[in-house]
Molecule: transfer RNA
Organism: Parcubacteria bacterium C7867-008
C1' cells in the first nucleotide's frame, strides 16, 4: 500500500427496512431479614462518526475513525 471482517448500555450479547432498540451480569432504589447475603419488585443506562438511498435506517450504500485478520 491492497483486500476481508467487525464497531449497539460499565461488561457479554440480541434485534429480517417499520414496537418505546431487548436480555443476562454489574449499578441504584424499595420490599423481605435481628443484620448481611440470596430471592422478589422497580429505576437509570447504548446504536463509532459524516453524508446518501428510503415514507421510514441499528439494519442498505459511500467516505472517515478505531480494532482484528490476510497478501506484499
Nucleotide at each position: 500500500g491492497c483486500c476481508c471482517u467487525c464497531a449497539u448500555a460499565g461488561c457479554u450479547c440480541a434485534a429480517u427496512g417499520g414496537a418505546u432498540a431487548g436480555a443476562g451480569c454489574a449499578u441504584c432504589u424499595c420490599a423481605c431479614u435481628c443484620c448481611u447475603a440470596a430471592c422478589g419488585a422497580g429505576a437509570a443506562g447504548a446504536u463509532c462518526u459524516u453524508g446518501g438511498u428510503u415514507c421510514g435506517a441499528u439494519u442498505c450504500c459511500a467516505g472517515g475513525u478505531g480494532a482484528g485478520g490476510g497478501c506484499a